The prediction has a mean pLDDT of 85. Large-subunit ribosomal RNA, half B from a marine eukaryotic metagenome, 1224 nucleotides, folded computationally. The RNAcentral record of the full RNA draws on MGnify.
[in-house]
Context: one part of a larger RNA
RNA sequence: CACUGGUGAAGGAACUCUGCAAAAUGGCCCCGUAACUUCGGGACAAGGGGUGCCCCUGGGGGUGAACAGCCUCUGGGGGCCGCAGUGAAUCGGCUCCUGCGACUGUUUAUCAAAAACACAGGUCUCUGCUAACUCGCAAGAGGAUGUAUAGAGACUGACGCCUGCCCGGUGCCGGUAGGUUAAGGAAGCCGGUUAGCGGGUCUGCCCGCGAAGCUGGCAACCUAAGCCCCGGUAAACGGCGGCCGUAACUAUGACGGUCCUAAGGUAGCGAAGUUCCUUGUCGGGUAAGUUCCGACCUGCAUGAAAGGCGUAACGACAGGAGCGCUGUCUCCACCAGUGACCCGGUGAAAUUGUAGCCGUGGUGAAGAUGCCACGUUCCCGCAGCGUGACGGAAAGACCCCGUGAACCUUUACUGUAGGCUGAUAUUGGGCUGAGGCUUGUCCUGUGUAGGAUAGGUGGGAGGCUGUGAAGCCGGGACGCCAGUUCCGGUGGAGCCGUCGGUGAAAUACCACCCUGGGCUAGCUUUAGUUCUAACGCUGAACCCGUCAACCGGGCAGCGGACAGUGUCAGCUGGGCAGUUUGACUGGGGCGGUCUCCUCCUAAAAAGUAACGGAGGAGUCCAAAGGUACCCUCAGCCCGGUCGGCAAUCGGGCGUUGAGCGCAAAGGCAGACAGGGUGCUUGACUGCGAGACCGAUAGGUCGAGCAGGUGCGAAAGCAGGGCUUAGUGAUCCGGUGGUCCCGGAUGGAAGGGCCAUCGCUCAACAGAUAAAAGGUACUCCGGGGAUAACAGGCUAAUCUCCCCCGAGCGUUCAUAGCGGCGGGGAGGUUUGGCACCUCGAUGUCGGCUCAUCGCAUCCUGGGGGUGAAGAAGCUCCCAAGGGUUCGGCUGUUCGCCGAUGAAAGCGGUACGUGAGCUGGGUUCAGACCGUCGUGAGACAGGUCGGUCCCUAUCUGCUGUGGGCGCACGAGACUUGAGGAGGGUCCUCCUUAGUACGAAAGGACUUGGAGGGACGUCCCUCUGGUGUUCCAGCUGUCGCGCUAGCGGCACGGCUGGGUAGCUAUGGACGGAAAGGAUAAACGCUGAAAGCAUCUAAGCGUGAAGCCCUCUCCAAGAUUAGGUCUCGUAAGUGGCCUCGUGCCACGAAAGCCCCCUGGAAGACCACCAGGUUGAUAGGCCGGGUGUGUAAGCGCAGCAAUGCGCUUAGCUAACCGGUACUAACGGG
Repeated sequence: CACUGGUGAAGGAACUCUGCAAAAUGGCCCCGUAACUUCGGGACAAGGGGUGCCCCUGGGGGUGAACAGCCUCUGGGGGCCGCAGUGAAUCGGCUCCUGCGACUGUUUAUCAAAAACACAGGUCUCUGCUAACUCGCAAGAGGAUGUAUAGAGACUGACGCCUGCCCGGUGCCGGUAGGUUAAGGAAGCCGGUUAGCGGGUCUGCCCGCGAAGCUGGCAACCUAAGCCCCGGUAAACGGCGGCCGUAACUAUGACGGUCCUAAGGUAGCGAAGUUCCUUGUCGGGUAAGUUCCGACCUGCAUGAAAGGCGUAACGACAGGAGCGCUGUCUCCACCAGUGACCCGGUGAAAUUGUAGCCGUGGUGAAGAUGCCACGUUCCCGCAGCGUGACGGAAAGACCCCGUGAACCUUUACUGUAGGCUGAUAUUGGGCUGAGGCUUGUCCUGUGUAGGAUAGGUGGGAGGCUGUGAAGCCGGGACGCCAGUUCCGGUGGAGCCGUCGGUGAAAUACCACCCUGGGCUAGCUUUAGUUCUAACGCUGAACCCGUCAACCGGGCAGCGGACAGUGUCAGCUGGGCAGUUUGACUGGGGCGGUCUCCUCCUAAAAAGUAACGGAGGAGUCCAAAGGUACCCUCAGCCCGGUCGGCAAUCGGGCGUUGAGCGCAAAGGCAGACAGGGUGCUUGACUGCGAGACCGAUAGGUCGAGCAGGUGCGAAAGCAGGGCUUAGUGAUCCGGUGGUCCCGGAUGGAAGGGCCAUCGCUCAACAGAUAAAAGGUACUCCGGGGAUAACAGGCUAAUCUCCCCCGAGCGUUCAUAGCGGCGGGGAGGUUUGGCACCUCGAUGUCGGCUCAUCGCAUCCUGGGGGUGAAGAAGCUCCCAAGGGUUCGGCUGUUCGCCGAUGAAAGCGGUACGUGAGCUGGGUUCAGACCGUCGUGAGACAGGUCGGUCCCUAUCUGCUGUGGGCGCACGAGACUUGAGGAGGGUCCUCCUUAGUACGAAAGGACUUGGAGGGACGUCCCUCUGGUGUUCCAGCUGUCGCGCUAGCGGCACGGCUGGGUAGCUAUGGACGGAAAGGAUAAACGCUGAAAGCAUCUAAGCGUGAAGCCCUCUCCAAGAUUAGGUCUCGUAAGUGGCCUCGUGCCACGAAAGCCCCCUGGAAGACCACCAGGUUGAUAGGCCGGGUGUGUAAGCGCAGCAAUGCGCUUAGCUAACCGGUACUAACGGG
């Protein structure tokens, strides 16, 4: 010193984020208990009283034969002792207000126990049984041996009062007329091939047409779900406005207007776990209240089952307050035990480039033991403290980077399980309806005119009739309502055509057809129904295997070509999977940008960067191209009808200021470039010597040659445009052309080549045809190439100072202020930069402990004053000392309360986490608001949340050993040097004086007291005092009684010696001297004056040097003084002497022993027999408070007497009884 315990004066939460921790409360009996309430509760509420022992006595129960005894429960009365009677141990602190959650429960094993989860209750949705749903490829299983009062999913979360508006979006449910739609089916069309035919032929073959078959492609039409569409649905996902005006004070706005919407937030609640501004405002509580409670409503950004608002009870939940109680604190003290320390034994670890491992200033990859300079320093330990070694530990978790990873999400991309739906197979029969096609058959057909209902064309002069004509009656169908046609009956002999007339067409009859329809048959599609035999299901109480709740067969029943399953297809499909989700960037993100053109930057060749400064392009033109010829602009002045500043006209001036499609630059005037007219298409084809730019890719210029062309008389010009932007590689594919290739051969398919088309591939040298997000659950690889902290550089910002002097100050720039400006200093703010550190430099605040600066808060000395005094203001000097306690908040800060001489500002890694804390921030849990479809996110709020390290070096605080200090010692000292200390206030007096009208009220002198701080101490006052005394409980032991002892925190309680202690006691800061600061002077020139200065001399601060205290000669410069010893002796050497050397000794010291208010060890101190060092003993003191025993009194508890007794640690004194022996 730490830990675990004990006690504590006075105060009593002042501690602190927080009463954290501790203390306190406590058992049982009795009394007594509030608001509120779901009437259960709240309740052990709160708050009180009692509790031991003895004697007497009443009642009940058990046992028992018993009104013996014994056991037990309970009432009453009287008495005794102590500080204390649940006497020890066990053993709730309480109350009030609020939030959240109803409750008991559950949870992150190992940092979160919670307001999170669950929960009864509520609601919605699905599910009819082979249930839905879940697991599984399936068989099968769970659901459930359950059956809608059941099961599953979702949300909400007891209870009470309630739960508003919106269906536009998304989802879900329903609907089916229409639109769209796959596989499949399917008429048809096109292509390839070519038997054949035709044509040509130098018979090899070529050209054209082209059946069947084979084959490629397209495809009308039929065809489901889905989607579109139409509705419904919010306790489905979700959403629930703006502006302007208005009332007779003002304010406000019941009211009005207007825009938008699917609808504009109702009730309730509201600065909230939600409120940014914000510590909102008011009230309460407090001396003081960023918290808390109650209100208000301006709700950044409440709000009704992601429920709203209440709510008794409950809570190891969160916030606030009070009572009690306390070492939490003021402010610490003492004690016990265990470590630490010393000795004996045993004996790790991380770490470690090598180390002969100081300080300061500087330097330096920007914070040095190691470099430079200066200073300091004899060598080596031990105990301690933790300043640094950018200490140890962990290849930073933050940040960035990686064409890293993993999970998660979704209306990212692409798939996919699954689901829905269709086709087809398994898959069969019958019937009915409907659609289509076809065969056969029968009908059908009205413009006008015409006898009248003329389908078309052709044939046609005859046809039909007793196998029954006309007519009539009845009925069916059609219908343009006139009729047509068919059937039955009657009837009993005719009817129709040609001709004529009408008309575009002429009727009888026949044939082939058309439109629409009927019937029949076939094929096909579809809907329904039925059958049973595939297939499925059921059968414990039917049979068999078989003694069987399985299984198989039989039998029976139910269902049934459905279902199920396979294949194909459409839709759906974060359920699942694989991936993508750019770069630049004064960190990253957000923003901006990404290709091309022009100018500046660009430093007179070219080129040249930045998230430097300015602008443009992603075209346009058939003339705005070519050519020949001609012309001259803008502007201004003058003149001229309407004409004005400006229209068109005339004249003049006018070298370019106009114009050149569009940006800018360079250009251009009898114009290759502007304006106009004529004719035109060179806006050509095939090439291209040679150059320029460029890493490549590629871009640019280009005479000339050939062909053909336009203009021009010709020379000539023309391969677009005054020039420089107007753009896109490759792959893939389309179209046209073509000497090419054609997988045995011939063709064809397909390809090549030429021309051309399709990219805001704009992230524009273009990863894919096709791609977004989250991660605080995270991970890996890297980076101080790059951010957050700190340092560094810088100093815009910041703080401070100075200059100038516009003005203010009645007057007066400068007592005090100081516009507009200017110059600096500092390195505390916010920044900039990105230089050390990402194989880790822990980050706010507090606590503790500091240390420095001075731009000084107080105290001290001064100048000025708009200084009468007093009190101030301002400036100068000055860093010695000092610089408070509380309320609020995590706060630094700040506000507030109360003091005070003052309550200074800064630096020190925003000093200090190998010193503490951990409230804040900044991991994982959770809630709210807001944002987001979502995963999630928020310098927004809120509750909760693991702080490791045994010290090697340095440094620091102590304490030793060695050696040195030229003989060895014992003492006493000097003080170079260093350290400490250094304070302030009040009162009295001077003096109610100076001053002042008064009110008020000093400088100065002397004196007294006090606060804080410091040093030493324990007489006093107290604390402690596990070695002293006493009291008490339970239990065990000493056989019992008595008396003692052990254990229960020292068992508890009351006291207390020494020691140690503060809250107690004593003392301290001073005074004096010296030199100074600001300032004030003397003398005094330069400068005949003046001047504190230049020479000279003074005065003058808590500051400086001394003075005071302490350390101190390792002060290696090792100092000084006094005292003691260095003898006798032996041996050796020689220059032989009062010589030298060695041995040996001395003074002294040590080991050792007894001890110690000394002490970790060591050291130090007292002693060691010539001795009081310790123990013992004796006496005393002190403390307890009257022992045991006996006697007496009392029934007893108990009391009284012997007895102010007995006992008594560390204290004081004495005494050799024991131990201080023995060695070097």